[in-house]
Context: one part of a larger RNA
RNA sequence: CUGUUGCCAAGGAACUCGGCAAAAAUACUCCGUAAGUUCGCGAGAAGGAGUGCUCUUGAGAGAGAGCCGCAGCGAAGAGGCCCAAGCGACUGUUUAACUAAAACACAGCUCUCUGCGAAGUCGCAAGACGAAGUAUAGGGGGUGACGCCUGCCCGGUGCUGGAAGGUUAAGGGGAGGAGUUAUCGAAAGAGAAGCUCUGAACCGAAGCCCCAGUGAACGGCGGCCGUAACUAUAACGGUCCUAAGGUAGCGAAAUUCCUUGUCAGGUAAGUUCUGACCCGCACGAAAGGCGUAACGAUUUGGGCGCUGUCUCGGCAGCAGACUCG
Numbered sequence: 001c002u003g004u005u006g007c008c009a010a011g012g013a014a015c016u017c018g019g020c021a022a023a024a025a026u027a028c029u030c031c032g033u034a035a036g037u038u039c040g041c042g043a044g045a046a047g048g049a050g051u052g053c054u055c056u057u058g059a060g061a062g063a064g065a066g067c068c069g070c071a072g073c074g075a076a077g078a079g080g081c082c083c084a085a086g087c088g089a090c091u092g093u094u095u096a097a098c099u100a101a102a103a104c105a106c107a108g109c110u111c112u113c114u115g116c117g118a119a120g121u122c123g124c125a126a127g128a129c130g131a132a133g134u135a136u137a138g139g140g141g142g143u144g145a146c147g148c149c150u151g152c153c154c155g156g157u158g159c160u161g162g163a164a165g166g167u168u169a170a171g172g173g174g175a176g177g178a179g180u181u182a183u184c185g186a187a188a189g190a191g192a193a194g195c196u197c198u199g200a201a202c203c204g205a206a207g208c209c210c211c212a213g214u215g216a217a218c219g220g221c222g223g224c225c226g227u228a229a230c231u232a233u234a235a236c237g238g239u240c241c242u243a244a245g246g247u248a249g250c251g252a253a254a255u256u257c258c259u260u261g262u263c264a265g266g267u268a269a270g271u272u273c274u275g276a277c278c279c280g281c282a283c284g285a286a287a288g289g290c291g292u293a294a295c296g297a298u299u300u301g302g303g304c305g306c307u308g309u310c311u312c313g314g315c316a317g318c319a320g321a322c323u324c325g
Base pairs, nucleotide, nucleotide: 001320002319003318004317005316006315007314008313010311011310014309019306027051028050029049030048031047036041038145080304081303082302083301084300085299086298087296088295092104093103108143109142110141111140112139113138114137120129121128122127146291147290148289149288151221152220153219156218157217158214159213160212161211162210165209166208167207171203172202176198177197178196179195180194183190184189222240223239224238225237226236249283250280261277262276263275264274265273
């Protein structure tokens, strides 16, 4: 010096991105236990006492604990706590070997397809799954307990329905044209039938155009100017554009650039945190909105306790390193 283990005056997070690590708490019995709440919980909440020893007292007996010492067993000897906020309801699942999470899943909700030889999936097929099921079933998409809710736009795209008109394939159809040549002609040329090639009208479905519907389908949800008897602001008005111009709720947010916004709280001091405000660069309603008890090796802020994290370092055990062999 390294690893590991143990101890430390005074202080006690001053350390640090951050209490990381360590310390602390830990058993049993009894007392006692708040807000909130979905009345189950929260809860082992929190907090406190007892156990053992000494002395004294109490009647004594038994037992056990304890103490001292020595051993043994097991993977392990056994919670630190409180307050506030975000996310996700929950138990679960996951990147085998850098991420365990606010990601995935989930009951519940909803849309849609499917009438059974179902839809869907695998397979060239036979066949199989679906299912020895039958719409209270099965497939697919989204959302994600529960509570209160889920606004406006159907112009574009998709889907569903419609069938009058337009367009439209193969096919049907065969006007017409071309080649060939019996024949006619002196020649130029004309040219039947057949065969061959080509081919116009006209008849041809779905689809598309078209007409409607449809948002818990893909998606979208404005600008400028003026106006009130201080000022400021604008309930109000004008105008342009749009398919329609963002409703409720929430809001500097896991979203706020400017920004350490402003005010308040907490600190002696707070880019974090909490409560407000609203000027939302660029929240917003099942890519759900806002709440929410319980839960969480989740994220953030604060506090009590506790400590070698630190002020600031010291000492010791064991094993190394080093020297000799």